[in-house]
RNA sequence: GAGUCGGCCGGGUGGCCGCGUACCGGCUCGACCGGUCCGAGGAACGUCCGGACUCCACAGGGCACGGUGCUGGGCAACACCCAGUCGGGGCGACCCGCAGGACAGUGCCACAGAGAACAGACCGCCGAUGGCGGCGACACGCCGCACAGGCAAGGGUGAAACGGUGCGGUAAGAGCGCACCAGCGUCCGGGGCGACCCGGACGGCUCGGCAAACCCCACCAGGAGCAAGGCCAUACAGGGGGAGGACGGCCCGUCCGCAGACACCCCCGGGUAGGCCGCUAGAGCCGGCGGGCAACCGCCGGCCGAGAGGGAUGGCCACCCCAGGCGUCACACGACGCCCGGACAGAAUCCGGCGUACAGGCCGACUC
RNA sequence: GCGCCCGUAGCUCAGUAGGAUAGAGCGGCGGUUUCCUAAACCGCAGGUCACAGGUUCGAAUCCUGUCGGGCGUA
Numbered sequence: 001g002a003g004u005c006g007g008c009c010g011g012g013u014g015g016c017c018g019c020g021u022a023c024c025g026g027c028u029c030g031a032c033c034g035g036u037c038c039g040a041g042g043a044a045c046g047u048c049c050g051g052a053c054u055c056c057a058c059a060g061g062g063c064a065c066g067g068u069g070c071u072g073g074g075c076a077a078c079a080c081c082c083a084g085u086c087g088g089g090g091c092g093a094c095c096c097g098c099a100g101g102a103c104a105g106u107g108c109c110a111c112a113g114a115g116a117a118c119a120g121a122c123c124g125c126c127g128a129u130g131g132c133g134g135c136g137a138c139a140c141g142c143c144g145c146a147c148a149g150g151c152a153a154g155g156g157u158g159a160a161a162c163g164g165u166g167c168g169g170u171a172a173g174a175g176c177g178c179a180c181c182a183g184c185g186u187c188c189g190g191g192g193c194g195a196c197c198c199g200g201a202c203g204g205c206u207c208g209g210c211a212a213a214c215c216c217c218a219c220c221a222g223g224a225g226c227a228a229g230g231c232c233a234u235a236c237a238g239g240g241g242g243a244g245g246a247c248g249g250c251c252c253g254u255c256c257g258c259a260g261a262c263a264c265c266c267c268c269g270g271g272u273a274g275g276c277c278g279c280u281a282g283a284g285c286c287g288g289c290g291g292g293c294a295a296c297c298g299c300c301g302g303c304c305g306a307g308a309g310g311g312a313u314g315g316c317c318a319c320c321c322c323a324g325g326c327g328u329c330a331c332a333c334g335a336c337g338c339c340c341g342g343a344c345a346g347a348a349u350c351c352g353g354c355g356u357a358c359a360g361g362c363c364g365a366c367u368c
Numbered sequence: 369g370c371g372c373c374c375g376u377a378g379c380u381c382a383g384u385a386g387g388a389u390a391g392a393g394c395g396g397c398g399g400u401u402u403c404c405u406a407a408a409c410c411g412c413a414g415g416u417c418a419c420a421g422g423u424u425c426g427a428a429u430c431c432u433g434u435c436g437g438g439c440g441u442a
Base pairs, nucleotide, nucleotide: 001368002367003366004365005364006363007362008361009360011320012319013318014317015316016315017314019039020038022036023035024034025033026032027030041344045355046354048353049352050351051350052349053225054224055223056222060252061251062250063249066220067219068218069217070084071083072082073081074080085099086097087096088095089094100216101215105214106213107210108209109208122155123154124151125150126149129148130147131145132144133143134142135141163181164180165179166178167177168176182206183205184203185202186201187200188199189198190197191196229277230276231275232274239268240267241266242265244256245255246254284303285302286301287300288299289298290297291296321342322341324339325338326337327336328335329334369441370440371439372438373437374436375435378394379393380392381391387425396412397411398410399409400408418434419433420432421431422430
C1' cells in the first nucleotide's frame, strides 16, 4: 500500500418551551392546573421463518395439501446458530453452497446437427468378403470401380456426442487386447459417534444432464389469530328462510344437542358501535465463577428499562465532538474564523432468528 | 396491527408442467385516397416482461430477496 474476518458506537452537556402514562397535591371539579418518576431501535422496518399465549375438544387416527433436506451438536422451537465433511472460488487471510435419490417410475433436452439417450453416418476411412470391369504366364494372381457392405479414428454441429494417452492389432477401425491414468461398482483392512477419509484387491463396467420438473425416500406440521379471547353496559324484532353443531380440505372417530327443533351453525333483514381486562417481569438485562473448541449451558449476586388507543417520546439556543467547503497565518505536522451538514428509520400482544436500509466513527485478529 | 393477492408496449390483456425473433386489440407516426377531415387500406416504430441475485445449456415462466400497488379483517 492492497485486502479478509470479528466485535462495538451511532452524537454529548446545560438552559428554555412542549407531549404521554402512572402517582401525589390543589381548586372556580374539568379531556383543568402544579409537582415527581419514567418515556423507542440496532434495525422498533419487511412480515420471510420459528415459538409463547388465547379460542376451537385435552389436539385423536388416516388421506390430501404444505414444509425441511450432507453429518454431529445447541436451542422452547426453527428454514436459525456452532463445529466439522464434501464440492466450488481466491496467490493467501478467507468466502460461497435449497449439499438426499437420475440402475423406483414418468417426463423434458429448443435451434444446429448424420445422430440427443441402452443414439447415429453428412464429409471421411476401408472395400478383407461378395459383385462388376480390365490385364494375364489361365493360378487360390494383379489392377481398377465404389454396387452390396464394414468402421467410428479424423473433420464438422452443439451447452452436452457414450472415457484419456501410448503400444499392439486390422482391409480400415474400435476396450477388440494390453500398460498407465481418470471415473463407477463390489469386496476387504484401518481411522472417525457420523457425514466421510486413507490403503488394497477384483470387474472392461465407462453407465449424459435436469428433481429451484412431476415424483420417491426420511423427518416435521391440526386450524385460526390479541381486530385471538373474556367481562360489563347500550340498542333492535330472536322477525323470515335454511340446516344438526363443535370440525374452516375430505373420511373416520369423539363430545354436545334434538325428536320435528330453544340455543349453537349458514343466508336475509334489523340494531348497537362505549368501557374494562388480556397489557407487559421476561426462554429478561448486567457482573462474577465454572463446564464446553464453539454455539450454548449451570450456579451465585445485583437491577427494573414505554405500554398509547386521533395513537406521546419533539423543537429552539449556547458550548463541545466529527465530516466537508471557503478565507487568513504558517507552509513540515498544523492553528484560527465563517458557512453548511450529522444517516437509516420510529414501539402497538410478547419473544428467538433471518433479510433489507444506514451519514460517520472506534477497537481487535489475520493475509498478500 | 393481522391475513392475502397482483405487477408484460402509452392503455386493456394473451403468453406459465422453461426453448431462443415476447404477441393481439385500441392508441401513435408515415403513406394512399380527398378540395380538407373522418372512415377505409398499406407500412413502421414502440418492451431493461417492476428490480436484483441464483438454479439451468437456456428464465416473462422455477427459487430467494427487495420495490410499488390493491383487497379483506370489530